[in-house]
RNA sequence: AUGAAGAGUUUGAUCCUGGCUCAGGAUGACGUUUGCGGCGUGCCUAAGGUAUGCAAGUCGAACGAGAAUUGCGGAGCUUGCUCUGCAAUUCUAGUGGCAGACGGCUGAGUAACGCGUAGGAACUUACCCUCAAGUCAAGGAUACCUUUCCGAAAGGAAAGUUAAUCCUGGAUAUGAUCUUCGGAUCAAAGGCUUUGGUCGCUUGAGGAUAGGCCUGCGUCCUAUCAGGUUGUUGGUGAGGUAAUGGCUCACCAAGCCUAUGACGGGUAACUGGUCUGAGAGGAUGAUCAGUCAGAAUGGAACUGCGAUACGGUCCAUACUCCUACGGGAGGCAGCAAUUAGGAAUCUUGCACAAUGGACGAAAGUCUGAUGCAGCGACGCCGCGUGGAGGAAGAAGGCUCUCGGGUUGUAAACUCCUUUUAUGUGGGAACAAGUUCUGAGUGUACCACAUGAAUAAGGCCCCCCUAACUACGUGCCAGAAGGGUCGGUGAUGCGUAGGGGCCGAACGUUAUCCGGAAUUACUGGGCGUAAAGAGAUGCGUAGGCGACCUGAUAAGUCUUAUGUGAAAGCCCGAGGCUCAACUUCGGAAUUGCAUAAGAAACUAUUAGGAUUGAGUCAGACAGGGGAAAGCAGAAUUCCAGGUGUAGCGGUGAAAUGCGUUGAUAUCUGGAGGAAUACCAAUGGCGAAGGCAGCUUUCUGGGUCUAGACUGACGCUAAGGCUCGAAAGCGUGGGGAGCAAAACGGAUUAGAUACCCGUGUAGUCCACGCUGUAAACUAUCCCUACUAGAUGUAUGAUAUGGAUCUCCGAUUUGGCUUAGGUCAUUUUGGGUUCAUAUUGUGUGUCGCAGCUAACGCAGUAAGUAGGGCGCCUGGGGAGUACGAGCGCAAGCUUAAAACUCAAAGGAAUUGACGGGGACCCGCACAAGCAGUGGAGCGUUUGGUUUAAUUCGAUGCUAAACGAAGAACCUUACCAAGGCUUGAACUGUAGCUGUACCUUUCCCGAAAAGGAAAGGGUCUUCGAGAUCGCUACAGAGGUGCUGCAUGGCUGUCGUCAGCUCGUGUCGUGAGAUGUUGGGUUAAGUCCCGCAACGAGCGCAACCCCUCUCCAGUGUUAUAAUUACUCUGGAUACUGCCUUGCCAAAACGAGGAGGAAGGUGGGGACGACGUCUGGUCAUCAUAGUCCUAUGUCUUGGGCUACACAAGCGCUACAAUGGCCAUUACAGUGGGUUGCCAAGCCGCAAGGUGGAGCUAAUCCCAGAAAAAUGGCCUCAGUUCAGAUUGUCGGCUGAAAUUCGCCGGCAUGAAGUCGGAAUUGCUAGUAAUCGCGAAUCAGCAUGUCGCGGUGAAUACGUUCUCGGGUCUUGUACACACCGCCUGUCAAGUCACGGAAGUUGGUCUUACUGGACGGCUCCUCGUAGGAGGGGACUACAGUAGGGCUGGCGACCAGGGCUAAGUCAUAACAAGGUAGCCGUAGGGGAAUCUGCGGCUGGAUCACCUCCUUU
Repeated sequence: AUGAAGAGUUUGAUCCUGGCUCAGGAUGACGUUUGCGGCGUGCCUAAGGUAUGCAAGUCGAACGAGAAUUGCGGAGCUUGCUCUGCAAUUCUAGUGGCAGACGGCUGAGUAACGCGUAGGAACUUACCCUCAAGUCAAGGAUACCUUUCCGAAAGGAAAGUUAAUCCUGGAUAUGAUCUUCGGAUCAAAGGCUUUGGUCGCUUGAGGAUAGGCCUGCGUCCUAUCAGGUUGUUGGUGAGGUAAUGGCUCACCAAGCCUAUGACGGGUAACUGGUCUGAGAGGAUGAUCAGUCAGAAUGGAACUGCGAUACGGUCCAUACUCCUACGGGAGGCAGCAAUUAGGAAUCUUGCACAAUGGACGAAAGUCUGAUGCAGCGACGCCGCGUGGAGGAAGAAGGCUCUCGGGUUGUAAACUCCUUUUAUGUGGGAACAAGUUCUGAGUGUACCACAUGAAUAAGGCCCCCCUAACUACGUGCCAGAAGGGUCGGUGAUGCGUAGGGGCCGAACGUUAUCCGGAAUUACUGGGCGUAAAGAGAUGCGUAGGCGACCUGAUAAGUCUUAUGUGAAAGCCCGAGGCUCAACUUCGGAAUUGCAUAAGAAACUAUUAGGAUUGAGUCAGACAGGGGAAAGCAGAAUUCCAGGUGUAGCGGUGAAAUGCGUUGAUAUCUGGAGGAAUACCAAUGGCGAAGGCAGCUUUCUGGGUCUAGACUGACGCUAAGGCUCGAAAGCGUGGGGAGCAAAACGGAUUAGAUACCCGUGUAGUCCACGCUGUAAACUAUCCCUACUAGAUGUAUGAUAUGGAUCUCCGAUUUGGCUUAGGUCAUUUUGGGUUCAUAUUGUGUGUCGCAGCUAACGCAGUAAGUAGGGCGCCUGGGGAGUACGAGCGCAAGCUUAAAACUCAAAGGAAUUGACGGGGACCCGCACAAGCAGUGGAGCGUUUGGUUUAAUUCGAUGCUAAACGAAGAACCUUACCAAGGCUUGAACUGUAGCUGUACCUUUCCCGAAAAGGAAAGGGUCUUCGAGAUCGCUACAGAGGUGCUGCAUGGCUGUCGUCAGCUCGUGUCGUGAGAUGUUGGGUUAAGUCCCGCAACGAGCGCAACCCCUCUCCAGUGUUAUAAUUACUCUGGAUACUGCCUUGCCAAAACGAGGAGGAAGGUGGGGACGACGUCUGGUCAUCAUAGUCCUAUGUCUUGGGCUACACAAGCGCUACAAUGGCCAUUACAGUGGGUUGCCAAGCCGCAAGGUGGAGCUAAUCCCAGAAAAAUGGCCUCAGUUCAGAUUGUCGGCUGAAAUUCGCCGGCAUGAAGUCGGAAUUGCUAGUAAUCGCGAAUCAGCAUGUCGCGGUGAAUACGUUCUCGGGUCUUGUACACACCGCCUGUCAAGUCACGGAAGUUGGUCUUACUGGACGGCUCCUCGUAGGAGGGGACUACAGUAGGGCUGGCGACCAGGGCUAAGUCAUAACAAGGUAGCCGUAGGGGAAUCUGCGGCUGGAUCACCUCCUUU
């Protein structure tokens, strides 16, 4: 100095893995828009086809000839013509020379010495330069031309004539070539000239330039291409070439290439560079430059210095054109142009003025090379579309809370400027070469004039991503790069206003790089996310390799030289007004080659050493392997004995076995398979795996101490070998078990789980198969890195034991003198304990690592070496191909298409036919019911003009409704009104306004008529009222899924949270868990927590006892009662339990009451998108009838179903008579007494009462006495008839009550189900609200007054902790497969149709080569092989289509099941085999990636 940014998307949330997507840059593009200029750039597709014009000619100083013009002559004469000579100039068909092989275009082919780079030897090189030597003297042909002929044409034939720098031989030979070293062979051309020369020609040598050839290295994908090759590889000889060479041929040999990828297939011109990137890289190869290749397709040669020749030749083929049908012509991948193709790419322009090229002595000619112009915003760069002032913040637009805001100094308006534009005038450079020459061009540029005049759009505005509102639409129309948006309040669609970004451009599409560390060299991973092959057991190639010394110099490092073209990039200068652009200089070009040097490291080589590795010796442990033999227990079967009716099996059963004697039991026998206890996270093995005992053979391991070898090592692609179970083949064997199969159950079904039978198989021998959750989901080797504690097996040390081991030793006894017994010491062996040390195998744990879980000396830590494997999910471990296999199948292994995820670990919940603990009238124990009947009432359904609306599991259904005949009323029919029935304001009008009464019409509302009265006042038409008009009213219309408020439910369940701190990457956790206890997250203790809040409890009300005061309308009473205020109860006291202690529990005393005394109000965070827009309020939206008034009807309907109740079914009763005892309440539009009338409902009556005074008001059950006597009854009362009463305008639809008569069902209720734990249930009556009237409902009140609770197994609900989870809309979850429908791509397929390569054969053009014949010769004719191509037959590879078949993906709420996720209701999964509509089931072996319980082992703590 340069220089590296991320985001969105999986989840309820989190971290990780991992893909997809975006922001950047670029481009030979497309759409919308468009003022100017400069510089660049422009068929990427059909190497498709092409009309027309042009793109390569030139030289008369090589040649003959001809023509024209001019001049000077001559001849003829017609006097201006013809012929002719000479001279000059110009032109040119032909001969000849040079050029045409350059320049220009294109990229089809080519994976190659084609290209790049660095080298090499066996070569050529016209024109150019230098040097040397020559250029002598002859001959010949021919075009042109003339004549004749053929043809439509293109063209051609014959005869005659002629020149040369045309051709031929001769001479000469400095030199060159060949050579047998004697020699042989080989040239030439002249032209012009002012005669001085000059341009040429021939030979040779050298140079320069250009080219040919060879070599090292580099140069895409594919192994689902593994073997290729016969001129192939090499040699000898010959031919050929400018030259090497199998380049070609003959002969000989059998080589050569290949896993460092031959051969084959696909794709592709290569490079300098370009784009991108921090770089390393990746992609690319337009324009410019270098190389190669091609010229309609294929082949071939000729000429030539040079070609196998773009604008030359020949042949074949396809196509096009002309034709007289006989035959001919052509090649834009040159410049323009045209057509076709395509998303897409320009003018049939000017000029040779400049630069360059060809020819020429030159002048010059030619040049679509080139220089310029034209068209295109295609790219880059530059300029402009005005500048300053200007608030009444104009109008208009948009919006609005109606105040305003915004567009916005923006405009208008005032002043100024003139880049640009237009006009006029002037006016270059580019010219080099004293003259002349300018296409561009009257261009660039300059001056003046006019006048803000001529000049702004595109995309976007939910997040990523800068920028917001309104209206419209209503999962429609549409948007979308990803996430996603849209189902009536869309900042996401469309439009508008406003805003943002860029700006003559802006967006879009496609492609490339980046981001992507997402192929990771720089710079990734593999326990569980994708990924360690089953064993890596043996071992090849390869890779890597310990110590010391010397040598070499391949790698490595340093220096130098050459090269790395120019352009480009970078840096510094210069020129166009700047810039783009361009000129000059520098740097760079990281490479390759050569030379010199260094020697540490790697390598090679030589030598040495011992620590890695190995060998020897001695021990040791072991279910290591192979073979043979043996043993006992048990099952089954057979025979026999005893014995009798069952056995067996299950949740319960049945099938099955049994009187032909089972099961049971005893004895004997047969046969096969497996080896209890020991037995263990214990042992061995590479893994699979291995277990009774004995023997034989055999592999490996460990320890100890020395000796020896001397790096012999590690890993290991391919390769070889081993490899559970199932399965296959052949032959045995077959007790038990048991796929398939059969039967019985279960079930909606049950191809299953359960039961009874049972075949392959399981066993053995031999052979195959080669896979498993073949798992420690953890490759092998080496080294290092805290500890603690087991276990198996060695070694060493120390200390014990050894009456049952061996040797020696002391003493004593006995003796058959051999010994033996007792005793002492010591050594060895055995064994035990401790310590140290090695090898194996476990657990816990630090650092460290990890996404976390976890791993942690047996690493998943720190490093090194080697191998294998991974790169989103699905499709798929599938298809095709190949290899292996008897088969089953295994190994290798894709793509199209499709999705935006799939996944790992952990977190919080929820859930579980998981676990633990606890609670509740939850069950249990009881009492009374409901469900059956009749009736009441509500709902559904149905009906209807309407049966208004809402509420629908618990949490709707005697609910809103504390009371529908009218009203209510919202519904229906009919009749009316339209500023309206009710409200507010403004303006105008009326003053007979307005009110009352009567009449007419009408169902009423409404309408019409008549009469009477006639207000207040601050005196202002002020108030009030009416009419008209306008603002606005009205709506029980819709959305409770827009809302407020209120409310139900979980649930009076004990929970729900916060601050600070701490832990965790984080979501989160802790607190709130744990041990006790409670009704309680109540309290106590403990604890990385400490505190706090909302809930619990308490405070409030009623009640029970007492006290004080008070009171009247009670009372006989110091009494009862009412009211007001207070007291009392707190585990306070005692005993006791639990215990570390406390909290707390149990009992007791006292007390009216005892452990929250009883009851009520009170309802945490939240859930149910719970209910209510019809109480009310309210947003949006709709209605001039969906508003409002009136009459009548309806809400009361009725085959049916359900809920909640009442009354009963009777004797604990009914009826009759008599006699008792309450409390809460209500009453003036009221309660209504006594008395009288009526059988009664009721009527009459009117005392009393605004209420502790009077009334409602007789309480009833109860009690006493009597009747009834078990019956559809003296039970029950429905229904119906009739007569009455009450309320009310009104009782028909549609009220209540009474009298008489009638007298239904019903005899205690199936499955099921409800309430209640004490003054409760049950039972009995009384009151009140609503209300004119109407109560079996609701809300209250008192009377009588029980039974039962062992207990928490089960049902339901709830709480806490824990566990599993594939759920998070949270189990009413998720989710699998067949089948059916649609659609898409793909595989197979009889075949069919192409492409390409190839084999054999047949034919075989042109052409060169070769051979032959003829001819004096030029030459003519013929044969041969080769050969493009064509054909026949066949093969390989590859593509299109293809009836039909198979599986796969995706689709709307299809069908059948429910396999998986919880113990998923039979734990799941892997391999294999069989079965089955399907998911799947079963057998065998394996795994834990299984819950729960118990046990064992280990660890931690005490």
Overview:
A computed fold for a 1502-nucleotide RNA from candidate division WS6 bacterium OLB21, annotated as small-subunit ribosomal RNA. The coordinates come from a structure-prediction model, not an experiment, and the mean pLDDT is 83. Rfam family: Bacterial small subunit ribosomal RNA. Rfam links the family to the GO terms structural constituent of ribosome and ribosome.